Context: one part of a larger RNA
Molecule: small-subunit ribosomal RNA, central domain
Organism: uncultured bacterium
RNA sequence: UUGGGUUUAAAGGGUGCGUAGGCGGAUUGUUAAGUCAGCGGUGAAAUUUUGCAGCUUAACUGUAAAAUUGCCGUUGAAACUGAUGAUCUUGAGGAUAGUUGAGGUAAGUGGAAUGUGUUGUGUAGCGGUGAAAUGCAUAGAUAUAACACAGAACACCGAUUGCGAAGGCAGCUUACUAGACUAUAACUGACGCUGAGGUACGAAAGCGUGGGGAUCAAACAGGAUUAGAUACCCUGGUAGUCCACGCUGUAAACGAUGAAUACUAGCUGUAUGCGAUAUACAGUAUGCGGCGGAGCGAAAGCAUUAAGUAUUCCACCUGGGGAGUACGUUCGCAAGAAUGAAACUC
Numbered sequence: 001u002u003g004g005g006u007u008u009a010a011a012g013g014g015u016g017c018g019u020a021g022g023c024g025g026a027u028u029g030u031u032a033a034g035u036c037a038g039c040g041g042u043g044a045a046a047u048u049u050u051g052c053a054g055c056u057u058a059a060c061u062g063u064a065a066a067a068u069u070g071c072c073g074u075u076g077a078a079a080c081u082g083a084u085g086a087u088c089u090u091g092a093g094g095a096u097a098g099u100u101g102a103g104g105u106a107a108g109u110g111g112a113a114u115g116u117g118u119u120g121u122g123u124a125g126c127g128g129u130g131a132a133a134u135g136c137a138u139a140g141a142u143a144u145a146a147c148a149c150a151g152a153a154c155a156c157c158g159a160u161u162g163c164g165a166a167g168g169c170a171g172c173u174u175a176c177u178a179g180a181c182u183a184u185a186a187c188u189g190a191c192g193c194u195g196a197g198g199u200a201c202g203a204a205a206g207c208g209u210g211g212g213g214a215u216c217a218a219a220c221a222g223g224a225u226u227a228g229a230u231a232c233c234c235u236g237g238u239a240g241u242c243c244a245c246g247c248u249g250u251a252a253a254c255g256a257u258g259a260a261u262a263c264u265a266g267c268u269g270u271a272u273g274c275g276a277u278a279u280a281c282a283g284u285a286u287g288c289g290g291c292g293g294a295g296c297g298a299a300a301g302c303a304u305u306a307a308g309u310a311u312u313c314c315a316c317c318u319g320g321g322g323a324g325u326a327c328g329u330u331c332g333c334a335a336g337a338a339u340g341a342a343a344c345u346c
Stems, first nucleotide, its partner, number of pairs: 004317003007300002012314001014201004021194003025088007033081002035077008048066007091191001092188002095184006103177007110154001114150008125136002162169002206247006216240001220236004258313006266291009295302002319346003328339004
């Protein structure tokens, strides 16, 4: 490279948007770039293949033909692709009417719990564990009652529930804002799909500046355990956890399953709609689940939410270790991230 693959064996980019590029619905006219056919020119010789001939044969040589799958010109064909003109509505979008949700941002607000403070009652323990001890407590703790303050998180509802591109999102109210779905068909008329680079978003931890600091809690200290115990258990406890702005850009960022379109038995639960009807049963659309047939699969299993049957585009893989390391480069305040080998070895 060809071929083959990517749920679990190596392999789907963390996720959107989108540039170039690649690919692209139906009908019809024109054109003739691709495509196909005829003819002409060229495609050196040697080499190669075939026939015949010459050295006693062969190698070798001569001669004739073929081949040279290509390129150029010219004359045609018009199905397909392209270009261009016209038309269409089913893809896509828009309109109108409705529905829906922890979608997002900001502001306000509520109760429980926790901790602390003040005051009252009250007295000797509390706390903690497998058992203890460190710790707290007669300067009155724990418990209990009232009041006050602070910060953080939102019990029940709550659910294989819902929403979001992913990360993720949950007390309540308001404002602003994005989306999805359904019904109608009287609008536009292929406007589409994918997407190298690029750009935006991106849990937790971490970093910078300034706040905040109730709880929990790396580090750290002490008490235990133990042969030891730099741990597991206990008592404390600082960064951090929270907010604003900026950076970082990674995760088992997982459905370990890229996006889009079409097609291919059913059964069942559920969320939100729709129309019809006498309530129901049943139907239909979009989601979220559970089974299961064909088919697929090494099997486990997947199975209209495919890992089935096909098409388009992107990403990625090519034995284990060395190694996601070294070097170089780019980015970053740093931590580090991205890109990413080889020797050697089995």